[in-house]
Context: one part of a larger RNA
Molecule: large-subunit ribosomal RNA, domain V
Organism: Patescibacteria group bacterium
RNA sequence: CCUGCAGCGGGACGAAAAGACCCCAGGAGCUUUACUGUAGUUUGGUAUUGGCUUUAGCGCUUGAAUACGUAGCGUAGUGGUGAGGAUUUGAAGUGUCGCUUUCGGGCGGCAUGGAUCCGUCAAUGAAACAGCCAUUUUUUAAGUGCUAAAUUCUAACUUGGCCGGCAAAACCGGUCAAAGACAGUGCCUGAUGGGCAGUUUUAAUGGGGCAUUACCCUCCUAAAAAGUAAUGGAGGGGUUUAUCAAGGUUGGCUUAGCCCGGAUGGAAAUCGGGCUGGACGCGUAAAGGCACAAGCCAGCUUAACUGCAAGACCUACAAGUCGCGCAGUUGCGAAAGCAGAACUUAGUGACCCGACAAUUCUUAAUAGAAAGGUUGGAGACAUCGGACAAAAGUUACCCUGGGGAUAACAGGCUAGUGUCAUCCGAGAGUUCCUAUCGACGAUGACGCUCGGCACCUCGAUGUCGGCUCGCCCUAGCGCGGGGCUGGAGAAGGUCCCAAGCGUAUGGCUGUUCGCCAUUUAAAAGGGCACGUGAGCUGGGUUCAAACCGUCGUGAGACAGGUUGGUCUCUACCUGCUGUAGG
Numbered sequence: 001c002c003u004g005c006a007g008c009g010g011g012a013c014g015a016a017a018a019g020a021c022c023c024c025a026g027g028a029g030c031u032u033u034a035c036u037g038u039a040g041u042u043u044g045g046u047a048u049u050g051g052c053u054u055u056a057g058c059g060c061u062u063g064a065a066u067a068c069g070u071a072g073c074g075u076a077g078u079g080g081u082g083a084g085g086a087u088u089u090g091a092a093g094u095g096u097c098g099c100u101u102u103c104g105g106g107c108g109g110c111a112u113g114g115a116u117c118c119g120u121c122a123a124u125g126a127a128a129c130a131g132c133c134a135u136u137u138u139u140u141a142a143g144u145g146c147u148a149a150a151u152u153c154u155a156a157c158u159u160g161g162c163c164g165g166c167a168a169a170a171c172c173g174g175u176c177a178a179a180g181a182c183a184g185u186g187c188c189u190g191a192u193g194g195g196c197a198g199u200u201u202u203a204a205u206g207g208g209g210c211a212u213u214a215c216c217c218u219c220c221u222a223a224a225a226a227g228u229a230a231u232g233g234a235g236g237g238g239u240u241u242a243u244c245a246a247g248g249u250u251g252g253c254u255u256a257g258c259c260c261g262g263a264u265g266g267a268a269a270u271c272g273g274g275c276u277g278g279a280c281g282c283g284u285a286a287a288g289g290c291a292c293a294a295g296c297c298a299g300c301u302u303a304a305c306u307g308c309a310a311g312a313c314c315u316a317c318a319a320g321u322c323g324c325g326c327a328g329u330u331g332c333g334a335a336a337g338c339a340g341a342a343c344u345u346a347g348u349g350a351c352c353c354g355a356c357a358a359u360u361c362u363u364a365a366u367a368g369a370a371a372g373g374u375u376g377g378a379g380a381c382a383u384c385g386g387a388c389a390a391a392a393g394u395u396a397c398c399c400u401g402g403g404g405a406u407a408a409c410a411g412g413c414u415a416g417u418g419u420c421a422u423c424c425g426a427g428a429g430u431u432c433c434u435a436u437c438g439a440c441g442a443u444g445a446c447g448c449u450c451g452g453c454a455c456c457u458c459g460a461u462g463u464c465g466g467c468u469c470g471c472c473c474u475a476g477c478g479c480g481g482g483g484c485u486g487g488a489g490a491a492g493g494u495c496c497c498a499a500g501c502g503u504a505u506g507g508c509u510g511u512u513c514g515c516c517a518u519u520u521a522a523a524a525g526g527g528c529a530c531g532u533g534a535g536c537u538g539g540g541u542u543c544a545a546a547c548c549g550u551c552g553u554g555a556g557a558c559a560g561g562u563u564g565g566u567c568u569c570u571a572c573c574u575g576c577u578g579u580a581g582g
Stems, first nucleotide, its partner, number of pairs: 001582008010574002014569002022403006028395004034199005040192003044188005050153002053150013067136001077135005084118003093112008158178008202214003211231001215237006238384001239283001240342002247301007255279001256276006281290002284347001286345003305328004311322003317385001330339003356376004361372002410457001411455001412453003416450001418446006427437002464539001465537003469531001470528005477502003480497006504518005545563004549558003
């Protein structure tokens, strides 16, 4: 070295299970003051559903009463007709009772009384309640109809007992009682309604969540045309201005800072002179502009108009922007001319449905009405090119499809952080930077900490600590050899060489770590997938059960605590150990 046999379990990112964590897409369970429905419950109406009363209101019919300006015997409703009417069937008057009243009176019943009373005539706008007819206001009585409420009845309907039919029930019939037009039921209707159901619950994102953002304007990034990304750096907007315009036009003016001079007067008020020039100001952010001013002041005004529009910029579309010129009508100006808002760039929202205003439009015979059309402005989608008229959560009880396109472990890259070292040397060290220490700073090494990135792995690379077994590094704890010393000796301090050997037992805690106790020559620091679970354990973390605290309306949640909780694999290859043969 080859081939066996017996073993071990380092590796084959070993086997097993299309990862359960995480994210994306889909689903399901559950919750609720998410949305929309709905069973159920309840309200009212109506039908099944009938009778008699009473009360209240309203309407109609009939009777009775009622009606007051002034003048006038006086309480004259209105319009007619009318010369008589009432009365022994009891007039005037008187007494009493009742109704009504504007407190003057009017009407009626009874008793008494025993023959008159009212009108025509005078006054009045209108003439007799003398009589008759009709009618209006107000009040009252009776009848009738409707409505509402209440009581009551029995015959619908309902319930119970008994009886009959059948073996017995259901059912049907009879009878008695209770209850009763209620209840029950049908239809319509308002409320309530996670009891139940169907769904929704945006995206970007150096993983996801939390936070923030989503449309428009200005600057830088932006690389001297335009354009140009990032959770890059800075800021703004969702308007304002017409009875003092911040618009139009005509005319005029120059701000600001510095210097000098000048009463109160000062750094700065107002006045004079000079210098610089655009630093001031332009409603508002920034940028670009602006002195012939776009800045400031004054006069007159409404072009902050109507109908168009050559031609361009921008641009996927849809949008957005500028505008010569023509017609009409105005404003200012002597005129030429200027004026279709504002120094410019933000100040915003498509289509549809409906509402509003206008309209010389259309219109089933005509007129009207209604409906539609056209024109105009308004109401919002800010997730701001706006999915619907309409929408929140939770899952550790979870499921499916995917992803190493994307997180947690490990590895890799990096080295901010960390550890170690070097340089400088202010200073400490009585003096003296460097025996020893070393500020403020500078430069590296390492790849052990916390990070950043997201490159292999999500059709699986098992995760802390302990046990066992080790191999390696040196930035050396002990044992060895040296230099310097602020090394007398001893004991030390610091640095250099050196990895051969070694480098603790207990208590607490799941702990690594750490603290404590007692030893030791010493109780060094690290790497090996934070070495090692196809070697062990399973105390911790990290499923399902449960409790507490806190949060949440709730389902539930919590790098908060607590108790419990299945650790599979018979070794083919490789590797190693032992052994046998060649």